[in-house]
Context: one part of a larger RNA
């Protein structure tokens, strides 16, 4: 763009894609069938692994360079708080992402192949085949998963909106008056027709804006004051591990004035990214564009 009015939503499923499954072992069957014995199955049933595939993050781990703490050198006069040194180094660690972690990964049906058969003639018999019928594979097609109305036979259903308003040439038709060259004439008007065009209304949609269950761009999804969409704030969860200040203790040093590593209390403190809630404080204000209008 088309799908023969437009918009919003819910479906159907022709068609397309998939390998979503592969395999081993154990127990039972059964010390059975079989076999003189030695030995020793199968159909079936139940279970446990492994490889692959898909999904997920409750647990166990990894990572977590805008989280917390410790600490070295140096600088900001000291403290506090910080800069630089691979995030300076080190110990932990939320969300997220992940595997080494967790979950799932049946069977059945249909038509068949090789093959096995039934009935059965040609050919009084025989014969699975010529007519007809029945079985039969990890293979084929379904059931299963994903996608799919552009499937031109262009699908179905539900709801809503619209069956417009104003303006408007040219052309055409009808008609009035005047003129003279009396015609299918010229000029100046009027009416009808509402066409091309212009403007408006309009369900809904888009841009812009705040964002993320989404994402290379686009798209998709949520929100836009009738609002919890993001940020902030408050509270919680979770992480780190007991902040600063003040008070007290204290090895040691001392010029006897004092200084003092460190420890204890206040203090499971202080701080805290991505998590969970509450709360309009901030920003989603305003504005622009498209759009069906038929017979």
């Nucleotide at each position: 763009u088309g799908u023969c009015g437009a918009u919003a939503g819910u479906c159907u499923g022709a068609g397309g894609g998939g390998a979503a499954g592969g395999u081993a072992c154990u127990a039972u069957g059964a010390g059975u069938a079989c076999g003189a014995g030695a030995g020793g199955a199968a159909c079936g049933u139940a279970g446990u692994g492994u490889c692959g595939c898909a999904g997920c993050c409750u647990c166990u781990a990894g990572u977590c360079u805008g989280c917390c703490a410790g600490u070295u050198g140096u600088c900001u006069g000291a403290c506090a708080a910080g800069g630089c040194a691979a995030u300076g180094c080190u110990g932990g660690g939320u969300a997220g992402c992940c595997a080494c972690g967790c979950u799932g990964u049946a069977g059945c049906c249909g038509a068949u192949a090789a093959g096995g058969g039934c009935u059965g003639a040609a050919a009084g018999c025989a014969u699975c085949u010529a007519a007809g019928c029945u079985c039969g594979a990890a293979g084929c097609g379904g059931u299963c998963c994903c996608u799919a109305a552009a499937a031109a036979u262009a699908g179905a259903c539900u709801a809503u909106c619209a069956u417009c308003u104003c303006u408007g040439a040219a052309a055409u038709u009808c008609u009035u008056g005047u003129c003279c060259u009396u015609g299918c004439g010229a000029c100046a008007g009027g009416a009808a027709c509402g066409u091309a065009g212009g403007a408006g209304c309009g369900a809904g949609g888009g841009c812009c804006c705040c964002g993320g269950u989404a994402g290379a761009a686009c798209a998709c999804c949520g929100g836009u004051u009738u609002g919890a969409u993001a940020g902030g704030u408050u509270g919680g969860a979770a992480g780190u591990g007991u902040a600063a200040g003040c008070a007290a203790a204290a090895a040691g040093c001392u010029u006897c004035g004092g200084c003092g590593a460190u420890u204890u209390g206040u203090u499971c403190a202080g701080c805290u990214c991505a998590c969970c809630a509450a709360u309009a404080c901030u920003a989603a204000g305003a504005g622009c564009c498209c759009a069906a209008g038929g017979a």